[in-house]
Context: one part of a larger RNA
RNA sequence: AGAUGGAAGACUUGGCUCUAGGCGCCGAUGAAGGACGCGACUAACUGCGAAAAGUCUUGGCGAGUCGUAUGUAGAUUUUGAACCAAGAGUGUCCGAAUCAGACUUCUGCUUGAAGCUGAAAAGCUGGGAAACCCAGGGAAUUGAAACGUCUUAGUACCUGGAGGAAAAGAAACUAAAUAGGAUGCGGUUAUUAAGGGCGACUGAAAGCCGCAGAGAGCAAACUGAAUCUGGUAUUGAAAGAUAUCAGAGAUGUGGUGUUGUAAGACUCAUCUUAAUGUCUCGCUUGGGAAUUUGAAGUCUGUUGGAAAGCAGCACAUUAUAGGGUGAUAGUCCCGUAGAAGUAACCGAGCAGAUUAUAAGGAUGAGUAUCUUGAGUACCAUCUCUUGGAAAUGAGGUGGGAAACUGGGAGGCAUCAACUUCCAACUCUAAAUACGUCUAGAGUCCGAUAGCGCACUAGUACCGUGAGGGAAAGUUGAAAAGAUCCCUUGACAGGGAGUGAAAAGAACCUGAAAUCUU
Numbered sequence: 001a002g003a004u005g006g007a008a009g010a011c012u013u014g015g016c017u018c019u020a021g022g023c024g025c026c027g028a029u030g031a032a033g034g035a036c037g038c039g040a041c042u043a044a045c046u047g048c049g050a051a052a053a054g055u056c057u058u059g060g061c062g063a064g065u066c067g068u069a070u071g072u073a074g075a076u077u078u079u080g081a082a083c084c085a086a087g088a089g090u091g092u093c094c095g096a097a098u099c100a101g102a103c104u105u106c107u108g109c110u111u112g113a114a115g116c117u118g119a120a121a122a123g124c125u126g127g128g129a130a131a132c133c134c135a136g137g138g139a140a141u142u143g144a145a146a147c148g149u150c151u152u153a154g155u156a157c158c159u160g161g162a163g164g165a166a167a168a169g170a171a172a173c174u175a176a177a178u179a180g181g182a183u184g185c186g187g188u189u190a191u192u193a194a195g196g197g198c199g200a201c202u203g204a205a206a207g208c209c210g211c212a213g214a215g216a217g218c219a220a221a222c223u224g225a226a227u228c229u230g231g232u233a234u235u236g237a238a239a240g241a242u243a244u245c246a247g248a249g250a251u252g253u254g255g256u257g258u259u260g261u262a263a264g265a266c267u268c269a270u271c272u273u274a275a276u277g278u279c280u281c282g283c284u285u286g287g288g289a290a291u292u293u294g295a296a297g298u299c300u301g302u303u304g305g306a307a308a309g310c311a312g313c314a315c316a317u318u319a320u321a322g323g324g325u326g327a328u329a330g331u332c333c334c335g336u337a338g339a340a341g342u343a344a345c346c347g348a349g350c351a352g353a354u355u356a357u358a359a360g361g362a363u364g365a366g367u368a369u370c371u372u373g374a375g376u377a378c379c380a381u382c383u384c385u386u387g388g389a390a391a392u393g394a395g396g397u398g399g400g401a402a403a404c405u406g407g408g409a410g411g412c413a414u415c416a417a418c419u420u421c422c423a424a425c426u427c428u429a430a431a432u433a434c435g436u437c438u439a440g441a442g443u444c445c446g447a448u449a450g451c452g453c454a455c456u457a458g459u460a461c462c463g464u465g466a467g468g469g470a471a472a473g474u475u476g477a478a479a480a481g482a483u484c485c486c487u488u489g490a491c492a493g494g495g496a497g498u499g500a501a502a503a504g505a506a507c508c509u510g511a512a513a514u515c516u517u
Stems, first nucleotide, its partner, number of pairs: 001516003008509002010474002014445002016442009025128002033094003036049003040072002044068002055088006064076003099108003109112001114125004132163001133161005143150001147197001173180002184211005194202002215427003218373001222255002226253001227248009260404001262372004266366007277354004282350006291340003297313001298329001299312004314331002316320001322334003378399007406422005461468002481507001484495003
């Protein structure tokens, strides 16, 4: 001096985390996931399905378009294309796969699986899905410095089931004073009470403070078909109403009634007539797709390849967020503040229907009679579980109640008193968990980082398989991607040319190790 190499710098298409809002299932009308095809030329990705990078309708937009992908050829478009939004049509074969049989994603008959419900017509189920949720089963490594109770842990994992949340839930509660008043979640209580080879360790609750707040319906007593469903007819825009026929229903439809200061049935008296929920044409109104509008310099000089830089003179601002443009642009472009519009669809109000009509509703008095959840409560014993110790919860076995003058609880048993609640039936929003989409943000990362993936990434490749799993970003403002000449088998090279610069496609910058001269 060059070569090799790809560090560091600069950059960002991609990630990561958080916040707010919306949404939370798909599937026999054949899903998820695949196979094979479809282009003038087409290997991959994307899109699509024999109507195959597409067809139709409606709305938006307004000049180009025929995906990534810049080529050649040929088409198309102001009779409105491409593109965007919302619908519709088509949608091969496999797959729950479902006519039979395969696993050769194919074949053969010809019209179709199985189960459940139903008189029939007909309806339902099946499979998939990352996490969250509930239930049924349920380890071991580990710790105890060994190990058996214990711990890990009711964790991992398996199975079943559901929803956009799930579960829980309106006291047979908690408490112990002047008491509180369903459940859930968070904070504290609390390295606490308690359990424990009293070892290792495990480990609450009440209370207080917050988030959110909501309560209802049956069984029974009494009544006894007063009830409901379907078809048809009339009527109405519809919700519905009426009539009739058939079915359900006395193994009880409907009404009533639902609690602890006991309540209800029942008896008597007085007063009183419509709340609430659900559904439905229309009218009014709000939200809601693509989208539309949106101020002000391309003024002068200067350096430069290029002005947005520098110097000078102007202007806008409910807009000086941000990005792009040949270097750093409020006034060039997209946008931004602000404003407008909007189908499907989703709400709100008015109106109508129904709840809803009588054995209705409310209040008071009475207490003779009746009702108030049974193999339940409770006891014994065994086992599991729990912080639950004699005093958690559950199960097996054996016993087994009471009836309002009743019953349960008050962390040992029993008795009394006191306090408190009413089990053995059911439903219930919100606050909570998780995911995804959209928008926004960041004292986050900047290509060995950040997701495994900024690129044809769950790809290439590895493995029989379950499964494992990469590397790989940057010419330039613009291809202006080097016509032509010399040389060569080719690559390379020398001129000439482009460009601001070869930055020359092995392309930004180009460190070190290493190699050559």